Predicted 3D model of RNase P RNA and transfer RNA as a complex of 469 nucleotides. Its mean pLDDT, the model's own confidence on a scale to 100, is 79. It holds a member of the Rfam family "Bacterial RNase P class A". It is annotated as a ribozyme.
[in-house]
RNA sequence: CGAGUCGACCGGGCGACCGCGGCGAGGGGUUCCCUCGUCGAGGAAAGUCGGGACUCCGUAGGGCAGCGCGGUGGGUAACGCCCACCCGGGGUGACCCGGGGAAAGCGCCACAGAAAACAUACCGCCGACGAUCGCGGGCGACGGGCCGAGCGAAAGCCAGGCCCCGUCGGUGAUCGGGUAAGGGUGGAACGGUGGGGUAAGAGCCCACCAGCGCGACGGGUGACCGUCGCGGCUCGGCAAGCCCCGCGCGGAGCAAGGCCAAGCAGGGAGUGGGUUGCCCGCCCAAAUGCUCCCGGGUAGGCCGCAUGAGGCCGGCGGUAACGUCGGUCCCAGAUGGAUGGUCGCCCCCUCGCCGAAAGGCGGGGGACAGGAUCCCGCUUACAGGCCGGCUCGCAUC
RNA sequence: UCGGGGGUGGUGUAAUUGGCAACACAGCUGGUUCUGGUCCAGUCGUUGGGGGUUCGAGUCCUCCCCCCCGAG
Numbered sequence: 001c002g003a004g005u006c007g008a009c010c011g012g013g014c015g016a017c018c019g020c021g022g023c024g025a026g027g028g029g030u031u032c033c034c035u036c037g038u039c040g041a042g043g044a045a046a047g048u049c050g051g052g053a054c055u056c057c058g059u060a061g062g063g064c065a066g067c068g069c070g071g072u073g074g075g076u077a078a079c080g081c082c083c084a085c086c087c088g089g090g091g092u093g094a095c096c097c098g099g100g101g102a103a104a105g106c107g108c109c110a111c112a113g114a115a116a117a118c119a120u121a122c123c124g125c126c127g128a129c130g131a132u133c134g135c136g137g138g139c140g141a142c143g144g145g146c147c148g149a150g151c152g153a154a155a156g157c158c159a160g161g162c163c164c165c166g167u168c169g170g171u172g173a174u175c176g177g178g179u180a181a182g183g184g185u186g187g188a189a190c191g192g193u194g195g196g197g198u199a200a201g202a203g204c205c206c207a208c209c210a211g212c213g214c215g216a217c218g219g220g221u222g223a224c225c226g227u228c229g230c231g232g233c234u235c236g237g238c239a240a241g242c243c244c245c246g247c248g249c250g251g252a253g254c255a256a257g258g259c260c261a262a263g264c265a266g267g268g269a270g271u272g273g274g275u276u277g278c279c280c281g282c283c284c285a286a287a288u289g290c291u292c293c294c295g296g297g298u299a300g301g302c303c304g305c306a307u308g309a310g311g312c313c314g315g316c317g318g319u320a321a322c323g324u325c326g327g328u329c330c331c332a333g334a335u336g337g338a339u340g341g342u343c344g345c346c347c348c349c350u351c352g353c354c355g356a357a358a359g360g361c362g363g364g365g366g367a368c369a370g371g372a373u374c375c376c377g378c379u380u381a382c383a384g385g386c387c388g389g390c391u392c393g394c395a396u397c
Numbered sequence: 398u399c400g401g402g403g404g405u406g407g408u409g410u411a412a413u414u415g416g417c418a419a420c421a422c423a424g425c426u427g428g429u430u431c432u433g434g435u436c437c438a439g440u441c442g443u444u445g446g447g448g449g450u451u452c453g454a455g456u457c458c459u460c461c462c463c464c465c466c467g468a469g
Base pairs, nucleotide, nucleotide: 001393002392003391004390005389006388007387009385010384012346013345014344015343016342017341018340020040021039022038023037024036025035026034027033028032042368046379047378049377050376051375052374053373054253055252056251057250061280062279063278064277066249067248068247069246070245071085072084073083074082075081086099087098088097089096090095100244101243105242106241107238108237109236122183123182124179125178126177129176130175131174132173133172134171135170139169140168141167142166143165144164145162146161147160150157151156191209192208193207194206195205196204210234211233212231213230214229215228216227217226218225219224257303258302259301260300266294267293268292269291270290271289272284273283274282310329311328312327313326314325315324316323317322347366348365349364350363351362352361353360354359398468399467400466401465402464403463404462407422408421409420410419416452424440425439426438427437428436445461446460447459448458449457
């Protein structure tokens, strides 16, 4: 310098004027207004996906069902989050991606292929064993010689035949049968190489390699790793199909829930009710409950509601996530929902004109998006800018 | 604040347990006709978007976008 990878941060600034919401003080005044002071959105406030705080439910007990999670250890209030490590895969590397069980059972694996999973047998190979039919001055296999249909311009290739020669053997055909080495199919085919063995073959046997399981020893909290030995054990994939194992989950949600105020008219039907399904248990009740229908009334206020798993700085412990101690700060609370607009200067990007250049003048643009009980995460959106760690390549000293 | 359903050619809808995405109408071209319609023949065109599981995804998982319905 180029290419890449991981992480952290900012996400317009200053001033003037006008305007909005909360709180405090003062004043007018009576539910409104004025003045001053002070505070006033985000990294995601979003999606509402995971977890909690908080509140309520005549208890929250058990079982079944259901839902969620899934290597190990740790962090945390908790989590599907975070940190460290382990294993597998990818990358030259920094680094990235994935994670219980397919050897408990069920199910599925289209087309192709013999066969898609307690294996099987299409072509091929064999003719051991069994059956039938043959030949034996002939039969078969292999090698040689000769002839030769067909193809070809030719050289030549070659189906087949003759039974001329040599070697070997009792043998040929068919069926039953044996086999899984080879061919071919597929995303996937029941270990690989070599040797023995056999009629031909095969972990059938042996050596080495790969994997799996078991055992021992050593290391580690553990996932797991290393070494040695044993067993021919060679066992397909899918659990984001059912399922199995382990862990977790009572339910509802601030329209929770509580208080105050205003108003009304009851009637009918059914039924026990208890915050998600079923059974048992437990509690309350015997119509003043609950559900549905018809009719009537209201459309208000206050609390919850802003001091919190809080922010910032520093010390200590820990590899880290994080914890702890000390100091310091108070930082939105609206209810149709406040944080905005205009102008000037500056900043960044871009375009046009002038200029030799430095630069000047003018125009345009500066994202995604906004609280609604709160917090911790995840995910998604985002103009532009900035910083740092690390890796690879090239060049120079 | 919660619960449920859905998105397939231009339109309305199918697609068995994951296995070649289809039907009707519409559109276009040609034929038939003096012309138009009807009819006949042919043709164009599709799983809301991204990622994943799988040999293989409209179907299964996940994130996002959009639509509809319901409860207090």